[in-house]
RNA sequence: GAAAUUCUUCGGGGCAGGGUGUAAUUCCCGACCGGCGGUAUAGUCCGCGACCCGAAUGACAAACAUGGAGGUAAUAAGCUACAUGAUAGUCGUUCGGCUGAUUUGGUGUAAUUCCAAAACCGACAGUAAAGUCUGGAUGUGAGAAGAAAAAG
Repeated sequence: GAAAUUCUUCGGGGCAGGGUGUAAUUCCCGACCGGCGGUAUAGUCCGCGACCCGAAUGACAAACAUGGAGGUAAUAAGCUACAUGAUAGUCGUUCGGCUGAUUUGGUGUAAUUCCAAAACCGACAGUAAAGUCUGGAUGUGAGAAGAAAAAG
């Protein structure tokens, strides 16, 4: 002591107080929150991830079909277990689609990122209509850190 490789760990926050109502952390007033990489420090720029949809593909696989066997008085019955086939379906992988929201002024070489001010946005399912509750989720994950190890 670069890249690649393997392994380990880490990897999302938030309705105080009040109103209406039989019922709302869901409505109303108000409060609060901000994943990852890039870039002058970013929820709003560029890109990525999560949710959802589709296609391809792999594994498993109900019903069902077929086969011999069992079964039976029977060369009865998918009636029984097994084998094979195949579909729905479940799980995974890859690819594609979808995917919200900012302005003004100031400083500066440089900032839609800093400072000041005023705005705006937030998957799906459940439930009195949810960015904040409950749930899929002890999940997934952009990625971050560390370790091992070879050439040289």
FMN riboswitch aptamer (RFN element) from Anaerocolumna aminovalerica, 152 nucleotides, folded computationally. The prediction has a mean pLDDT of 80. The source organism's lineage runs through Bacteria, Bacillati, Bacillota, Lachnospirales and Anaerocolumna. It matches the Rfam family "FMN riboswitch aptamer (RFN element)". From the family's description: The RFN element is a highly conserved domain that is found frequently in the 5'-untranslated regions of prokaryotic mRNAs that encode for flavin mononucleotide (FMN) biosynthesis and transport proteins.